[in-house]
RNA sequence: GCCCGACAAAGACAAUCCCUCUGAAAAGGGGGGACAGAAAGCAGUGGGUCUUUAAGAAAUUAGAUGGCCGAGCUGCUAAA
Numbered sequence: 001g002c003c004c005g006a007c008a009a010a011g012a013c014a015a016u017c018c019c020u021c022u023g024a025a026a027a028g029g030g031g032g033g034a035c036a037g038a039a040a041g042c043a044g045u046g047g048g049u050c051u052u053u054a055a056g057a058a059a060u061u062a063g064a065u066g067g068c069c070g071a072g073c074u075g076c077u078a079a080a
Stems, first nucleotide, its partner, number of pairs: 017032006035067001041073002046069002048065004054061002
């Protein structure tokens, strides 16, 4: 110097739920709040799952989900 990472430290994020807004819906934004996670930071391009307003004879297209999984990019601290 690099890699791994805890009954460590400093922080960050924010599930369910409530209020409100957007959306046809899945769901997302803002506020409250804290389940959980060591990338729960980014990104919808490889899969999976969800929605059904619109298009399509149908297959599907369109949309959502990164806190479903994989791969990719970026990142704080560090015992054994």